Molecule: c-di-GMP-I riboswitch aptamer
Organism: soil metagenome
RNA sequence: AAGGGCAAACCCGUCGAAAGGCGGGGACGCAAAGCCACGAGGCUACCGCACGAUCGCACGGCGACGAUGCCGCGCGACGGCCACGCCGGUCGGGUUGCCGAA
Numbered sequence: 001a002a003g004g005g006c007a008a009a010c011c012c013g014u015c016g017a018a019a020g021g022c023g024g025g026g027a028c029g030c031a032a033a034g035c036c037a038c039g040a041g042g043c044u045a046c047c048g049c050a051c052g053a054u055c056g057c058a059c060g061g062c063g064a065c066g067a068u069g070c071c072g073c074g075c076g077a078c079g080g081c082c083a084c085g086c087c088g089g090u091c092g093g094g095u096u097g098c099c100g101a102a
Base pairs, nucleotide, nucleotide: 005030006029010025011024012023013022014021015020028089034095035094036093038092039091040090041087042086043085048081049080051079052078054077055076056075057074059072060071061070062069
């Protein structure tokens, strides 16, 4: 070299709160684009925190003719934080390894 291998985006199904995984289709690419998930990096935020010059509701207080309003507290929404969840086809590290023409 040849043979053989993997399969991005996208689509369908499925699992998951999500990120994302898995199966099928599909090929942009890949000489470890096999495996691990140790370091850096990236993604997500169910749970949790109770963080908030936001919103709603309930309760209590102040005040008042009444209402608006103000204060406190609780719950929810929205936002914020968080990896214990992921990616590894971002880089490094570890580990294993197929073919054999000239």